[in-house]
Molecule: Guanidine-I riboswitch aptamer
Organism: uncultured Cocleimonas sp.
Order: sequence, then structure tokens, then C1' cells
RNA sequence: CAAAUAGAAAGCUAGGGUUCCGAUUGUAAACACAAUGUCUGGUCCAAGAGCUUUCGACCUUUGAGACCAAAGGUUACACGGAGGGAUAAAAGCCCGGGAGAC
Repeated sequence: CAAAUAGAAAGCUAGGGUUCCGAUUGUAAACACAAUGUCUGGUCCAAGAGCUUUCGACCUUUGAGACCAAAGGUUACACGGAGGGAUAAAAGCCCGGGAGAC
């Protein structure tokens, strides 16, 4: 100086809206219909820069050596619009570790 790797999944949360449930209001009543998310909620969506766990990768040691296994360690850093997209709709989701900034 150059190249490569710095990963994946699951659960949860910050957060999000309103398809379903519920709630509230109304329709004479109703197991029905409508409106309301500036209705606390359940289902649902959900973090590159949030959490936990598992796997993977790398390194060290040991098991005579190899395959393999066990034990331990590492898996860093990370300020960020506007705009657009999906879904019923929206979002810290996706475009995106983007444009930029330092």
C1' cells in the first nucleotide's frame, strides 16, 4: 500500500398504527351495523447505530499428532436529514452503516 472477514437466527423492548378482538358513542332493542386510535389495552409490525440467548467465524491451550473434541478468549466502532416504498395503516420497518456530517 492492497485484499479478505467483521455474520445469521430466535425471543423481547423503545416505538408504531388500526386489519381483527376489545373499549366508547350512536342506531328503539339485539348475538347486528356505523363512527372513533387526540381509545389505556390484546392480536399484529418493529430497531445497522437497543437488550438477551443460540449458532457461526477467528485466536490460545489441552487431549502424542491429524480428523475430532473439551476449556477459555474475541466478535470492535457507529452523529445522520429530507424524500420515497410496503402492509389495513404507520413506525427507530425497507431504500439505508444511504445523501450528508466529523